[in-house]
Transfer RNA from Ferruginibacter sp., 72 nucleotides, folded computationally. The source organism's lineage runs through Bacteria, Chitinophagia, Chitinophagales, Chitinophagaceae and Ferruginibacter. Rfam family: tRNA. Rfam's curators write: Transfer RNA (tRNA) molecules are approximately 80 nucleotides in length. The RNAcentral record of the sequence draws on ENA. Model confidence (mean pLDDT): 82 of 100.
This record gives sequence, structure tokens and C1' cells, in this order.
RNA sequence: GGACGAAUAGCUCAACGGCAGAGCAGUGGUUUGUUAGACCAAUGGUUGAAAGUUCGAGUCUUUCUUUGUCCG
Repeated sequence: GGACGAAUAGCUCAACGGCAGAGCAGUGGUUUGUUAGACCAAUGGUUGAAAGUUCGAGUCUUUCUUUGUCCG
């Protein structure tokens, strides 16, 4: 330099163009003599950035950034 992927909650990952979710972690509660464990509940998101298409974009298109694999 070229090709192909990835970027969504603190972490690991989902999500036919139509209300952004799960598990774990953290927080509160119940249980237990205490811890651990179990159970319940709530919380936690400018979906990497900027544009475009659309009534409507996490999703489609373009550019950029970061990162991974491969080729040279």
C1' cells in the first nucleotide's frame, strides 16, 4: 500500500427498516447466627464519528477513526 471483517450497558454478546434486549458484574431487598450461595427487584445506552436514503435507521449507502485477519 491492497483485500475482507468488527465497533451496541462496566464486561461478553443479541436485535426481519417499526418500543434497544439477555447473561455476568455492580446496587437494593428477602432468606441465613455471619459470610458465601439461592431468590426477587430496580438501575445502567448520544448503538465509534460525520453525512445520505427513508414516514421511520442499531440495521441500507458513503466518508473518516480505532481495531483484527490475510496479501504484498